[in-house]
């Protein structure tokens, strides 16, 4: 207690009155008669129908708002009016006796009334005919008189003068109460119109219905109920179901308009374990009455009773979730009383819950050494921060203590006036007053004391969105509202430290409005983003031309009513302010009434002619329907004629043909479709229509203004028309051609290609009824710049005439302006501007799918969701990449050449395998003779092993020493240890240096990350590009400059142009080289003189040359012809060494590629410190079944061997190059000249020419391998070095696919030099010169690249991007034999309790009647309807369910490869 309208222990929530009655106890008093008090039961009266809970039921028997009731009722209360006569029989209480456990009863008997009956009177009321009069809209009403019938009552309590008494009292008078009967307020009944949920996947509903008459009923209308008669009534403005829901003032929101909600508070409604019933009463079909059925629970003696918190607390339970079993009737309200008073879980209070709102506190002032300690830090410092401490105040609240309120109006003895009265009595009113009443509560609020004391949290800090940094984690953990974070430098995860917001709270969740013009009335749209219906015809509807007039529905003034109150807003007021309360106004846009205006609208009634619609006269045209015809083609038959192949494709074959095919003629058959006109042309409402002819039927149009006289527009349903493809029955069938056959392509090829071929494609009837049925544009109607075609008709000028031409209407096209659009685009044939009306839309995907219903023969159409998922899905345009898209152009790209590689052997790198280890990196091009410009130790990072920890290296600080080193010598694999020797330096001292040791900061890492960087590099690429700033287009992103015509090697340049100019980059400058000049002349050079030699520039000399190396000239399309746009330029030619950048480096835009390198080198970060660091010795980087890449040698006669013999440039040389001489076959030793280098030395150049020889073979080719014996280097050549000599003498015989370099001093060959280096695995790398070609038609192609264009679903950009089956996991949902509910609707049984009727041989105290017995009642009994129950049947609807059918999802599964570029068959 908003969920279970589930169950409920236990208390309490309606009772009162003695002034209506009889009587019982107990107390006190007695005069014993009794009387007073107080208590309990009874009989009566009020009252209990309020007041308190709750929202199951209910979509209208209900609520709201106005109205009717001439169709009604009405206790208690007001005020009027009359009355209250007189009588009678019972009962409870009570005794007695009895029955039962218990509830409860049962028989006698005795008694009162305000209890009950009757009688009487009758002002009034009713009924019933009747007169006259007023009123209304009315079936009538109302008033007034007269007649007549018929209806009442009750006493109680207080007082009292006269008079009467059975002494009780009559009796009077007062209050109360009684009875009739008007009126009123309140209150209700019942009835109209309106308003307020979803759902048409709910389209027809209904037999008491729906109207009448009669009749019963009721307070009262009506089928409310009943007999009879009629056949009606609802209904697309939304009945019938069906779901959901109490309604309505009113809350939230919001500018409003509107959405949303009905919790508290207040009206109104229901409803009271669950159904049905009536009684009683002024009210009830009754929460705490009554009967009956049920389902629970209790008590029981088993016979039989008792009970309903959706009333207050409370308990269980369900749930994320709501509280005390409290205190008082003081106040307010309510019941009863005369009244005191009593009763009152309504109410006042309090309690519990920060659950919401408001207020208040937690302290204020000064206080920098900017303290401590945290936290960061660039190490300086900053922050935290006046914060804190520390000094001076203050005292709310709270605690103590001490005072201390309002809420209290009333009530009342008693006296006073005044009313009634006979009355000084009583008494009622009013005034005055002793005296009394507080739950909360000793609380609110004061005052003293107290001591800054006792009192801050929670969220979040990448963006939105105020607010940052270390740390820890490393796609783990974990966040997350949306985007997204997290894979080793996270302001996004988790902690700190700050900081930011709110604040006794904050944060989350969940919902609702907002924002959202994202249902759009205010205020949206539908070419192409979601959206125009396939075309039309036409009914409800909805709109509707010009003008007179009337009426007043709409409509417009104002005017009454009425819209309850809180609420909300505005002025005020009271709690110290606020919440909060009261008080006064405003307002509730609303409905409803009467009067009024008439401009629109709308209705009536006239009248018009501009819409619309006919006449008449004409033109059009593949428009429709139906008959007839017509030729060319394919094809097939048939007869010739002819021979071997046709036929088809990238190619090919399946097919056809020697039984004669294709060709070719002749003739015949059939069926289908009509070339040429043919047109961006032309008709129709769309689909669609195309030889010619003829009937028929629509239409549109000019051109008159004759004729009607708004007759018009749209149109939901409906009805017709609707391509192709299907389907049904009957024909037909020549060509094409789904399925299918078969040949091919293919990894496959159920395809694309070819040969064949059936339905189909013709007719004719009848179905379907869709289409990218597209102008992706609905019909209509006005208006709104142009420009040029073209079809139709009249006209008009001109001519003979025509044509050309000019108007006009009506059709159909381009192009474009304004305007419109998001942009493309549209643009009088609107997508401009506006009016009408109709479809239609609201994220993508589930899905046009399911299920329902309907239409169809069937396919299938038509209508049409959910769950569940995404965070997009789309549109147009823009810049890129891209294309088995175009155009243009470069380049050893290709082609045209030449010499390779690939095959062999070796040598080198690399994969792989292998090993303790084969350290690490480089991976298409752009890794592989790369890092290495030189791995035996060392290098050296790997591997075993053996040492050392401040350390093999640097420095700082404290302490100790004076070594340290080096000789020698033992140990040991060293590395290091021991031993013996030797052994400090400057300073006068203080002291310093130097080393060594111990201790602490630290060193040290070739560990990791190149995806944390710096630098460096490499590639697209020496390609020609990439921008800028102003200006201009563009809403923007972006363009434009930079495209465009030419030109180049270039974005070279020129010329044009909304661009004009600018950077970086080409180019040029720079260095080689090729020609000349000047200077200069050694170590170079040596023409001419001179001198010497066997010979040499050797020498004097010279300064000519060559050459050195410095400056300088020259080449600039500068001239000439020709093309070209009088351009830029090309093409030729002159001269020149040299020509169109001469020739060759160097020089690398803006970027790309997370390209490479942390193992050159610096460097963040993290890792490791008796170890990943350092030493040491040894072994590994040299392994070997194999692939590969680079490359050397060859394979031979353009050769090989053998000998004679010419000619180079560059570079290098002091731990260095090493002459000459001598020795060795030789490598080499020896040797030591000269040289710090134009002097000396490396160094003999080889191809080459001159000659011999080899004679085509595995050779006099080729040299691997392998063996022997040596040289050098070097501590050391086992693993694992070159090099010599001698012997051996392998594969190869020009190298498959498929590949690479190179355009001239290239390629191709030949040899030298050089870095590194002790030596050298170098055939490598970087330089040098000699010898010295071919070829280029050209850009089709193939690879790379630029412009421009074009298409895109790509943007990681085609190494893109994506589709479907299979397979697996997950989810939610269709169908599914059935199977359990649920709720409704029928028929029919059984029928409780009741009311209603209807009844007897029962009963009965009042009345009648002398009695008999009546009359009336009552029990029973019998019927009608009836709840619950049972049977059947049936509608809707939920739940499950073997299987099963598609759908979504889900980092790396399987097939393929549809779309996206012309996506490789659009």
């Nucleotide at each position: 207690g908003a969920u279970g309208a589930g169950g409920c222990a236990u208390g309490c929530a309606a009772g009162u009155c003695g002034a209506a009655c009889g009587g019982g106890g107990c107390u006190a008093c007695u005069u014993c008669g009794g009387u007073a008090g107080c208590c309990g039961a009874g009989u009566g009266g009020c009252g209990a129908a309020a007041g308190g809970g709750u929202u199951a039921g209910u979509a209208a028997u209900a609520c709201a708002u106005g109205g009717a009731u001439a169709a009604c009722c009405u206790g208690c209360c007001u005020c009027u009016u009359a009355c209250c006569u007189g009588g009678g029989a019972a009962u409870a209480a009570c005794g007695a006796u009895u029955g039962g456990a218990a509830a409860c009863g049962a028989u006698c008997g005795c008694u009162a009334a305000u209890a009950c009956c009757g009688a009487a009177u009758g002002a009034g009321g009713u009924g019933a005919a009747g007169a006259u009069a007023a009123g209304c809209g009315a079936g009538c009403u109302u008033a007034u008189c007269a007649u007549u019938a018929u209806c009442a009552a009750a006493g109680u309590g207080g007082g009292g003068g006269a008079c009467c008494u059975u002494c009780g009292g009559g009796c009077c008078u007062c209050a109360c109460g009684g009875u009739a009967a008007g009126a009123g307020a309140g209150g209700g009944g019942u009835u109209c119109a309106u308003g307020g949920g979803a759902u048409a996947u709910c389209a027809g509903c209904u037999u008491g219905u729906u109207g009448g008459u009669g009749u019963g009923g009721u307070a009262a209308u009506g089928g409310c109920g009943c007999a009879c008669c009629a056949a009606g009534g609802c209904a697309a403005c939304g009945a019938c179901g069906u779901c959901u829901a109490g309604g309505c003032g009113a809350g939230u929101u919001g500018a409003g308009a509107g959405a949303u909600u009905g919790a508290c508070c207040g009206c109104c409604a229901a409803c009271a374990c669950u159904g049905g019933g009536a009684c009683u009463g002024a009210g009830a079909c009754a929460c705490u009455g009554c009967c009956c059925a049920g389902a629970c629970u209790c008590c029981u003696a088993c016979g039989g009773g008792a009970g309903g918190c959706u009333g207050c607390a409370g308990u269980c339970g369900a749930g994320a979730a709501u509280c005390a079993u409290u205190c008082g009737c003081a106040a307010u309200g309510g019941g009863c009383g005369a009244a005191a008073g009593c009763c009152u879980g309504a109410c006042g209070a309090u309690g519990c819950g920060a659950c919401g709102c408001c207020g208040u506190g937690u302290g204020a002032g000064c206080g920098a050494a900017g303290a401590a300690g945290g936290c960061c830090u660039u190490c300086g410092g900053g922050u935290u921060g006046u914060a804190a401490a520390g000094c001076u105040c203050u005292u709310u609240c709270g605690c103590a203590u001490g005072g201390g309120a309002a809420c209290a109006a009333g009530a009342g003895a008693g006296g006073g006036u005044g009313g009634c009265g006979a009355a000084u009595a009583g008494u009622c009113a009013u005034c005055u007053a002793a005296u009394u009443u507080g739950a909360g509560g000793g609380u609110a609020c004061c005052a003293u004391g107290u001591a800054a004391a006792g009192a801050a949290g929670c969220a979040c800090c990448g963006g939105c969105u105020a607010a940052c940094u270390c740390c820890g984690u490393g796609c783990c953990a974990g966040c997350a509202g949306c985007u997204g974070c997290g894979g080793u430098a996270a302001u996004a995860c988790g902690g700190a430290g700050g900081g930011u917001g709110c604040a006794a709270g904050c944060a989350u969740u969940a919902a609702u409005c907002g924002g959202a013009u994202u249902c759009a009335u205010u205020g949206g749209g539908c070419g192409u983003a979601a959206a125009g219906g396939g075309c039309g015809u036409g009914u409800a509807g909805g709109c509707g031309g010009c003008u007179u007039u009337g009426c007043a529905a709409g409509u417009c003034c104002g005017u009454u009513g009425u819209g309850a109150a809180a609420u909300u807003c505005c002025g005020g007021g009271g709690c110290u302010c606020a919440a909060c309360c009261c008080c006064g106004g405003a307002g509730c846009u609303g409905c409803a009434a009467a009067g009024g205006a008439a401009a629109c609208u709308g209705u009536g009634a006239g009248g018009c002619u501009a819409g619309a619609g006919g006449g008449u006269a004409g033109a059009c045209g593949g428009a429709g329907a139906a008959a007839a015809u017509g030729g060319a083609a394919u094809u097939c038959c048939a007869c010739g004629u002819g021979u071997a192949g046709c036929g088809g494709u990238g190619a090919a074959a399946u097919g056809c043909g020697u039984a004669g095919a294709u060709a070719u003629g002749u003739g015949g058959a059939g069926g289908a479709a009509c070339a040429c006109c043919g047109g961006a042309g032309g008709c129709g409402a769309a689909g669609g229509c195309g030889g010619u002819u003829u009937u028929c039927u629509a239409g549109u149009u000019u051109a008159u203004a004759c004729c009607u006289g708004a007759c018009g527009c749209u149109g939901a349903g409906g009805c017709g028309c609707g391509a192709a493809a299907g389907c049904a029955a009957g024909g037909g069938g020549a060509g094409c051609a789904a399925a299918c056959a078969g040949g091919a392509u293919u990894a496959g090829a159920u395809a694309c290609c070819c040969u064949g071929g059936u339905a189909g494609u013709c007719c004719u009837u009848g179905c379907c009824g869709u289409a990218a049925a597209c102008g992706a544009u609905g019909c209509a109607u006005a208006c709104u710049u142009g420009a040029u075609g073209u079809g139709a008709u009249g006209g008009g000028a001109c001519u003979c005439a025509a044509c050309c031409c000019c108007c006009a209407u009506c059709g159909u096209g381009u192009c474009g302006g304004a305007g419109c659009u998001a942009a493309c685009g549209u643009g009088u044939u609107a997508a401009g501007u506006a009016u009408g009306c109709c479809g239609c839309c609201u994220g993508g995907g589930g899905a046009g799918u399911a299920c329902g219903c309907u239409c169809g023969c069937a396919a299938g159409g038509g209508u049409g969701a959910a769950a569940c998922u995404c965070a997009a899905a789309a549109g147009a345009a823009u810049u890129g990449a891209c294309g088995g898209g175009g155009a243009c152009c470069c380049g050893c790209a290709c082609a045209a050449g030449c010499a390779g590689u690939g095959g062999a052997g070796c040598a080198u790198g690399u994969g792989g395998u292998u090993u303790a280890a084969u350290u690490c990196g480089a991976u298409g091009c752009a890794a592989c003779g790369c890092g290495a410009a030189g791995a035996a130790c060392c290098u050296u990072a790997c591997c075993c092993a053996g040492a050392c920890u401040u350390g093999a290296c640097a420095u700082g600080c404290a302490g100790a020493g004076g070594a340290a080193g080096u000789u020698a010598u033992u140990a040991g694999a060293g590395a290091u240890a021991g031993u013996a020797g030797u052994g400090c330096c400057c300073g006068c001292a203080a002291g310093g240096g130097c080393c060594u040791c111990u201790g602490u900061g630290c060193a040290g890492g070739u560990g990791c990350u190149g995806c944390a960087u710096g630098g460096c590099u490499g590639u697209c690429g020496u390609c020609a590009g990439c921008u800028c700033g102003u200006g201009c287009c563009g809403u923007g992103a972006g363009g434009u400059g930079u495209u465009g015509g030419g030109u180049u090697a270039a974005g070279u340049c020129c010329c044009g142009c909304a661009a004009c100019g600018a950077g970086c980059g080409c180019a040029a400058c720079c260095c080689u080289u090729a020609u000349c000049g000047u200077u200069a002349g050694u170590u170079g050079c040596c023409a001419a003189c001179a001198g010497g030699u066997a010979a040499u520039g050797c020498u004097g000399g010279g300064a000519a040359c060559u050459c050195u190396a410095a400056c300088g000239a020259g080449a600039c399309u500068g001239c000439c012809u020709g093309g070209g746009u009088g351009a830029a330029c090309c093409a030729g030619g002159a001269g020149g060494a040299a020509g169109g950048u001469g020739a060759g480096g160097a020089u690398g835009a803006c970027g790309u590629c997370a390209a490479g390198u942390c193992c050159g080198c610096a460097u963040g970060g993290c890792c490791c410190u008796u170890a990943u660091g350092u030493c040491u010795g040894g072994g590994g980087c040299u392994a070997c079944a194999c692939a590969c890449g680079u490359g050397c040698u060859a394979c031979a006669a353009u050769g090989g061997u053998c000998g004679g013999u010419a000619c180079a440039g560059a570079a290098g040389g002091c731990a260095g190059c090493g002459a000459a001489g001598c020795c060795g076959u030789g490598a080499g030793g020896u040797g030591g000249a000269g040289c710090a280098a134009a002097u000396c030395c490396u160094a003999g150049a080889a191809a080459g020419c001159c000659g011999a020889u080899c004679u085509c073979a595995g050779u006099u080719c080729g040299g691997a391998u392998u063996g022997u014996a040596g040289u050098c280097u070097g501590c050391a050549a086992c693993u694992c070095g070159a090099c010599u000599a001698c012997a051996u003498g392998a594969a190869g015989u020009u190298g498959g696919a498929a590949u690479u370099g190179c355009u001239a001093g290239u390629a191709a060959u030949g040899g030298c030099g050089u870095g590194u280096c002790a030596g050298c695995a170098a055939u490598a790398a970087c330089g040098c010169c000699g010898u010295g070609a071919a070829u280029a038609c050209g850009u089709u192609c193939c690879c790379g690249g630029g412009u421009c264009u074009u298409g895109u679903a790509c943007a990681c950009a085609c190494c893109g991007c994506c589709c479907g089956u299979c397979a697996c996991a997950u989810c939610a949902u269709g169908g599914g034999a059935g199977u359990c509910g649920g709720u409704c609707u029928u028929a029919c049984c059984c029928g409780a309790a009741g009311u209603c009727g209807c009844u007897g041989a029962c009963u009965u105290a009042a009345c009648c009647g002398c009695a008999a017995g009546g009359a009336a009642a009552g029990a029973g009994g019998c019927g009608c309807c009836g709840a619950a129950g049972g049977u059947g049947a049936g509608g809707c609807u939920g739940g499950u369910a073997a299987c099963u059918g598609g759908g979504a999802u889900g980092a790396a599964g399987u097939c393929g490869g549809a779309a996206c570029a012309a996506g490789g068959u659009a």
A computed fold for a 1466-nucleotide RNA from a metagenome, annotated as small-subunit ribosomal RNA. Its Rfam family is "Bacterial small subunit ribosomal RNA". Gene Ontology terms of the family: ribosome and structural constituent of ribosome.